RNA sequence: AGAGUUUGAUCCUAGCUCAGGAUGAACGCUGGCGGCGUGGAUAAGGCAUGCAAGUCGAACGGACCUUGCUGUUUGAUAGAUGGAAUGAGUAGCAAUACAAGUGAAGUUUUGAUAACAGCGCUGGUUAGUGGCAAACGAGGUAGUAACACGUGGGUAUUUCCCCCCAAGUCGUGAAUAACACAUCGAAAGGUGUGCUAAUACACGAUAGUCUCUCCGGAGUAAAGUUUUAACGCUUGGGGAAAAGCCUGCGGAGUAUCAGCUAGUUGGUAGGGUAACGGCCUACCAAGGCGAUGACGCUUAGAGGACCUGAGAGGGUGACCCUCACCGAUGGGACUGAGACACGGCCCAUACACCUACGGGUGGCUGCAGUCGAGAAUCUUCCACAAUGGACGAAAGUCUGAUGGAGCGACGCCGCGUGAUUGAUGAAGUCCUUCGGGACGUAAAGAUCUUUUAUGAGGGAAGAAGUUAUUGACUGUACCUCAUGAAUAAGGGGCUCCUAAUCUCGUGCCAGCAGGAGCGGUAAUACGAGAGCCUCGAGCGUUAUCCGGAAUUAUUGGGCGUAAAGGGUGUGUAGGUUGUGGUGUUAGUCUUUCGUUAAAUCCCAGAGCUCAACUUUGGAACCGCGAAGGAAACGGCACUACUUGAGAGUGUGAGAGGUCUAUGGAACUCAUGGUGUAGGGGUGAAAUCCGUUGAUAUCAUGGGGAACACCAAAAGCGAAGGCAAUAGACUGGCACAUAUCUGACACUGAAACACGAAAGCGUAGGUAGCGAAUGGGAUUAGAUACCCCAGUAGUCUACGCCCUAAACGAUCUUCUCUAGUCUUUCGGAGUAUCGACCCUCUGAGAGGCGUAGCUAACGCGUUAAGAGAAGCGCCUGGGAAGUACGGUCGCAAGACUAAAACUCAAAGGAAUAGACGGGGACUUGCACAAGCAGUGGAUUAUGUGGUUUAAUUCGAUGGUAACCGAAAAACCUCACCAAGGUUAGAAAUCAACGUGAAAGCUCUAGGAAACUAGAGCCCUCGCAAGACUAGUUGACAGGUGAUGCAUGGCCGUCGUCAGUUCGUGGUUUGAAUUGUUCCCUUAAGUGGGGUAACGAACGCAACCCUCGUCGUGUGUUAUAUUUGUCACACGAGACCGCCCAGACCGAAGAGCACGAAAUUUGCUUCGUGAAUUUCGGUCUGGGAGGAAGGAGAGGAUGACGCCAGGUCAGCAUGUCCCUUGAUAUCUUGGGCUACACACAUAAUACAAUGACCACUACAACGCGUUGCGACGGGGUGACCCUGAGCUAAUCGUUAGAAAGGUGGCCUCAGUUCGGAUUGGAGUCUGCAACUCGACUCCAUGAAGUUGGAAUUGCUAGUAAUCGCGGGUCAGCAAACCGCGGUGAAUACGUUCUCAAGUCUUGUACUCACCGCCCGUCAAGUCAAGGGAGCCGGGAGUGCCCGAAAUCUCUGCAUUCGCAGGGCCUAAGGUAAAUUCGGUGACAGGGACUAAGUCGUAACAAGGCACGGGUAGCGGAAGCUGCUCGUG
Repeated sequence: AGAGUUUGAUCCUAGCUCAGGAUGAACGCUGGCGGCGUGGAUAAGGCAUGCAAGUCGAACGGACCUUGCUGUUUGAUAGAUGGAAUGAGUAGCAAUACAAGUGAAGUUUUGAUAACAGCGCUGGUUAGUGGCAAACGAGGUAGUAACACGUGGGUAUUUCCCCCCAAGUCGUGAAUAACACAUCGAAAGGUGUGCUAAUACACGAUAGUCUCUCCGGAGUAAAGUUUUAACGCUUGGGGAAAAGCCUGCGGAGUAUCAGCUAGUUGGUAGGGUAACGGCCUACCAAGGCGAUGACGCUUAGAGGACCUGAGAGGGUGACCCUCACCGAUGGGACUGAGACACGGCCCAUACACCUACGGGUGGCUGCAGUCGAGAAUCUUCCACAAUGGACGAAAGUCUGAUGGAGCGACGCCGCGUGAUUGAUGAAGUCCUUCGGGACGUAAAGAUCUUUUAUGAGGGAAGAAGUUAUUGACUGUACCUCAUGAAUAAGGGGCUCCUAAUCUCGUGCCAGCAGGAGCGGUAAUACGAGAGCCUCGAGCGUUAUCCGGAAUUAUUGGGCGUAAAGGGUGUGUAGGUUGUGGUGUUAGUCUUUCGUUAAAUCCCAGAGCUCAACUUUGGAACCGCGAAGGAAACGGCACUACUUGAGAGUGUGAGAGGUCUAUGGAACUCAUGGUGUAGGGGUGAAAUCCGUUGAUAUCAUGGGGAACACCAAAAGCGAAGGCAAUAGACUGGCACAUAUCUGACACUGAAACACGAAAGCGUAGGUAGCGAAUGGGAUUAGAUACCCCAGUAGUCUACGCCCUAAACGAUCUUCUCUAGUCUUUCGGAGUAUCGACCCUCUGAGAGGCGUAGCUAACGCGUUAAGAGAAGCGCCUGGGAAGUACGGUCGCAAGACUAAAACUCAAAGGAAUAGACGGGGACUUGCACAAGCAGUGGAUUAUGUGGUUUAAUUCGAUGGUAACCGAAAAACCUCACCAAGGUUAGAAAUCAACGUGAAAGCUCUAGGAAACUAGAGCCCUCGCAAGACUAGUUGACAGGUGAUGCAUGGCCGUCGUCAGUUCGUGGUUUGAAUUGUUCCCUUAAGUGGGGUAACGAACGCAACCCUCGUCGUGUGUUAUAUUUGUCACACGAGACCGCCCAGACCGAAGAGCACGAAAUUUGCUUCGUGAAUUUCGGUCUGGGAGGAAGGAGAGGAUGACGCCAGGUCAGCAUGUCCCUUGAUAUCUUGGGCUACACACAUAAUACAAUGACCACUACAACGCGUUGCGACGGGGUGACCCUGAGCUAAUCGUUAGAAAGGUGGCCUCAGUUCGGAUUGGAGUCUGCAACUCGACUCCAUGAAGUUGGAAUUGCUAGUAAUCGCGGGUCAGCAAACCGCGGUGAAUACGUUCUCAAGUCUUGUACUCACCGCCCGUCAAGUCAAGGGAGCCGGGAGUGCCCGAAAUCUCUGCAUUCGCAGGGCCUAAGGUAAAUUCGGUGACAGGGACUAAGUCGUAACAAGGCACGGGUAGCGGAAGCUGCUCGUG
C1' cells in the first nucleotide's frame, strides 16, 4: 500500500467480498512448565447452609467466676494412748500353760477438703441500660435524556469525629431496663405488680464575643470517670476536610411526535428547610416554553478511559479510579452530625417457609455455594502476618474489605520438547518420462549437554515499633548435588485473491465455498494418501467493533446522459454583502496566572535472571476561567461617497395579458334549380349513402370551430404558453442620457401566487374531429393496426384538480477567460439631399471553434471553463414512489414517505462483431430471356419406415440419400441360428523341454470345423548352437465405446476477394489508421490522393492439356524417298500499332476579376470561362494474325466458420471384454424382406418416330491366369479349334451409333412402349433355391408429355448419339473417361436467393434458431390490510383508601389513647390512546432446470418508442388528448 467481482473486450459509475488489528468471548482439534492479569455480559429470576458490624466494664446497676481476710460448721490424713481379739513358737502324753508379733473399740492432738455468712484491698467474663459506629467499606446498573454526569463559576447554608483560640463545667429531682414474683401463647413474643443505677432523662441557677430585638430588653448550656496522670462534657470564634443548593457550556435517535403548560409563569403575605426558591398554602395578574426542535415516543447509567485509525473521526463504557442511582415491588416517616437507611422500623402487594390453624417469619444486586435459563463464566479454601476500617486510654476484639492459595490456554509474556556428527543417500512409503526423483542428515549409529522433570540437602526477603513477641502464603522463591534424552507437538491451508501440488477414488452424484466459482470419466477447487506452505502450546471457526470505505466526503464526493436541479416565480426568517474615515472590542491574535484528580498513553530511568508486570521523574491532558496587550480581518456605532441597485427623462420592438366588436376561406346542415346511376372507401374489399334522385354542380339561408399566405434556427413571456383584424385597459424589456436617491443588494426554508393536456361540478353550446361503443374487414385468434358510423370530450362562463420526457433531462445571482460567421431590436460615427452600404458599440437568438473541462459523448463568453454567495437534491438494483400514518381534494387522486425479504449485480459512454420485415453501391445461370428436364408411369439403385432370429454399421437441410461400396451367391462380414477352440488363427521374449508331436494317406463320427484311431515320416551342424511341437509366465486379440479426448484426410461458405503483421501516428483504453476516399478491374487488379511507410498469406503468374508454326529424335506403315503419328525443345499475345470518344491529373501562354505589397521600379497569389500540349485509365472500331482483349479447359482452395464428417481405411489417449468371450473357426441364413414415403437414374409415351434392308465416318483406352483372329457348329446366347500379340506391329475393332438411301407402318394404347409372367437354354463358378448375367419362343402392364412446386445450362456449351476403362471368376441403367452431330437466348438489375464494401440502429455476443414482457397453473418465503381475540405501556374521570407527616376535637394530662380532616401508595370501574402477539379471508411482492396463453419491448421490432391523464380489454396491452426525442 491494495486486490477480486457487471463486459466478447474497454473506460467510468456503483454496490458486494477479502487481506490487518481487537474482545470479560464461545465452539472444534490439540495440550509440557512458569510468571502476571482476568472470569455470571443471559433471568435487577428464585435461593438451602455457614460466615460478611461490631466495640467499649476506664459511663452504669447487676449476675457469674477467681483471689485475699474474718467468722461458723465439716472433719480426710498423720501421730500418741489404748488394748478387745488373734496367735508363729516353746513346755507338756494330754488337758493346759507361756508367748514374740499383729491389732478392734474408746480417748486426745493435728487440721486437708467442703459448705455458709460478712468485708472489699485483686482479676476475668458478660445478658441489659448507656455511648460511638452501623449513612463507611462490599455489591449491582434496574431506573434515569436529567443540573444525573463532565467542565468552569457562584453562595441564601450545615458539619459527628480532627486541629487552634477563648470561656465554663453549680445545684436538684422523678423514673426505667436488667432482676424478682405472677401470668397469656404451639411458637414468635408479650402483660401485670414490685425494686434499682448511670456520661440515660428532667428541672432550676449562671450568661459572654451566642440568638431575637421596637435597642428598652428578652431567651438559651453542661457529665462525669479517676490514686495520680489523663480522657471527657457545654458555649462561642477560626481552620481542615466533607456535604447541600444555584448556574454557563458539553455530549443519543425520531418531525410518519408541532404545538406544550393551571402550581403552569410572575408578584404579595404566610408556612417550611441547615439553607435560596411555587418547595408548600392563600390571594392577585396572565403569563412561560417552542422550528437554534418545546411536548411526546424509543433507547441508554455518565466520565477518566479502552479498541481502531496517518489524522480527523468511528465504535465501546468488562477489569482499575471518580460521580450518580438501586437494595423483592410500591409508599412512608422515625432516629441521627449525616439516611428517608442492602444485612433498621411501619403499611400495602407478590412470592416462599413454619404452625397446635389462633397466628407468625423472610429478603445473597456481600463472600463461598445451589437451582433455573443459556453458546457461556471458578472453591460452600487459608489468614488477620501485611495494608486499611469500626470501637476502645490501652491490651485487644471484629473485619468474605484486604493479603493469599485453588480451578479455567480466557488473555499477555517467558522457557522447553535436545545439541554436534552421521551417505550405503539404509529400509519403508509416494511419484516416475522406468533412467530415476522425493521424504532426507531426517532415521539408525557415535559423541555431548541437563533448561525442564524427578529425588536429596540447604533456605530467604516480605517485620514496621527501644527491647521482647508476631508469617496465612510456605519449607514457597532461590542455591547445591544426583539420575537420565530421559517427561513434553499440534492446528489450519495448498484454483485466483493468498505463501504452498502431485497421484488415486468419485462422475452436476457425493460434496466444497469468504467472493469469483469448482464437480456432467483425464478435478492442482470434492474424499484419501504423499509432499509442500504457514503459525506454534497453540491453531482454526463463529459473533461483534474499527480499518481498508474518498462507500455521508470538515480534512475529503457529487447532480447534461451513470443515483441526483425543486414545474415556475414573489418573498418571511436565516446565510452572505461595495468604497473612504473615526471610535469601540463579546469574534480573532498574543502574554501571564488558575484549573484540567490519580491511574492510563508517550519519553528517560529503576526493581523482579529477561519480558509481561511493578515503580520514579518528566512531558502531555488539544478544554474552561481570570487579568494585561494588539486592532490587520470580522462585528457594532457614527460619518462620507457613487461604480452595485433603483428612480427620472427621451426613444423603440414585440403571437406578453384581459375584454369587446368585426371579417373572409373551408366545412356541414336546410331549401330550391340542373342532372342520372352510381358514390364512398381500401393493399384488396365490405359495412355505409343513393331511383323517396345520392355523388357532381349552381343559388340562397343557418351554424359552430379554427385563423392559409406573411412565417423564419424569427419575436414576446418567470414558467405553463402566446398567431385573422380593430379598439379599450394593462404588465414587463432594450437602448440613449448621467437629472435624483445613496448600498436601498443577492439568495431564499416556511408561506403565497401561477401552472399544458386529460379529468371533475353547474349552466350553455356542439360544424369538424373523436376515447367508450356498434358494424365491416384482416387474422389461427384480433377485445388492435385499416374502413363506415359515433357518445363523453374538444368550445364559452364560473368553480375545482396541481400533475407531465412541466427538458437545455443543465437552479438563481455576480466577476473573469481566443476568435469567427449568421440573425433580431437599439445607439453613435463615416457617407449621402435622404436612404442603402461600411465601421464601432449595447441587449437578445443561433452555427463552428481556442485554452480549459469531461468516463467518453460532448461543452466551449447563452460553459458542462476559472472563482464567489445562497437554496434544492443524491448515496447499489428490486420491493416502491408502494404500505402504514398525516395534510389536501367532490372524486379521480396529489404531497410527504419506509421496512421485512431478495440479487451480485443494476447502470453510463464508447469499441469490435453479428443481426435488421434500415439505407447506398457492386457482383453471381441469382432473377429475367431461352433450351432441355425433374415432380405423373414402369423399372433399377439408395434412404426412411415397417417387418424379421438377423434384416451389421456409419452418413441426415443446403454440406445424407447409384453416399463409405472402383462390384454382398460362399468369401467379403462386422449381423442371426447352430456346432467347435482357449496363451489362442497370426506376433515378441524368457524358462523348461521334444526331435515328428507337425505334415501326408486311410478309417469312423459329423453339415463342416473338428475329434478319435492306424500307417508313412525321425531336422541341420564337428561343436557351441540354430530350428521346431508342447507346457508355464509375461502377453495376444477386439469392425467393442468415445470424431464432444485426438492425429491425418475430407466437405461447406468459395476460386468468394478477402485475412493479417512490423514500425510509426491517434486514443485514458478496448481499439483505430494502414485496408477508408475517387477512377478502374474478374480480382485489396492497377493508378491517383492520403499519418502513414512497408510487408505476409490469398488474386495473378509459374505447372498440365488443346489449338498455330519451327527444329530434332523415334518405333511403326512402306520396297525406298517421304510422311501420318508420338515425344522433346522453342516461337507466338502484350500495358504492342492506327482512329474516335469519355474521365482524371499536370504544365504553359493570353484575357477578365479580386487580393497582398510597394517611395519608385519590378511583382506575387487566388478565382473564372474558353483553349493548347503531355501523362494515365476505360470504351468502341480497324490492321496484322492460327488465335484478340484472361484464347479455351484443368490442377492449384487465404485467415477462418460449422465441437461439420470419419475411432468401420489407417494411426492413437482413456475406458471396457478376455474360457458359457465383445477373441477365433465352421455350416446355413441375412445385408436382396415390403402396405407405404422420399431421392437419384434408366426407358418411354411415338411419325423430327418405330421396324427391315443396304451404305459411310471416330476417339480415349485395354490385353499373357489375358485379348483371342481365320475356319466350323448352333435361330441365338455360345461352343469347337487356337493363327498372332508382353502390343503404333496381333487382338479387342466390328458393320460405332445417331447420319445417308430405299421400303413399310398412317395417329391407334398402335408394327409406340417394353414391364410382368410361362417355357426352353448358354456362360462363369465347389455351388446360381433364397440371390447372377445373357439367349430364343411366347406373354404384352402402366404410360397419350405429367398439379402445387422445382433443377441444369451462356458455345464446341445445352441437347442428342454411341464407344472404352476401373471394380471383376461372373454380374453396370451407377461411376470415370472418349469422340460424333450440334442449337436458342441474355432488354436489363425492379423483384427472389447468395456474396462483398461503406454507413445506420441495437436492451443481441451461445450473437435473431438472439433477447425478452405480462396473465394463468404449482411450490416456498417475508411484509402490509383484516371481522375479531389476547397482552404490555403512559395518562384521564369517578369510587374506595393502608401506614405515616401535619392538623382539629375529646379523654388523659406522666407516657399517650380514641375519633375526625388534608394528602396519598395499592386496588376497582369507565371511555379513549399507544405498542406488540395471534387471526378466517382477500390483495399485491420476491424466488423456484425444462408447465399454459399470447408477442408488448430491443432493428423503422414489423402500428417509432416514451411521459402525464382518461376509458376499455384473458394477459402482455390498445385507443383518445397533449407533451418529449432518449

About this RNA: Predicted 3D model of a 1526-nucleotide RNA (small-subunit ribosomal RNA) from a Minisyncoccia bacterium. The organism belongs to Minisyncoccia, within Bacteria.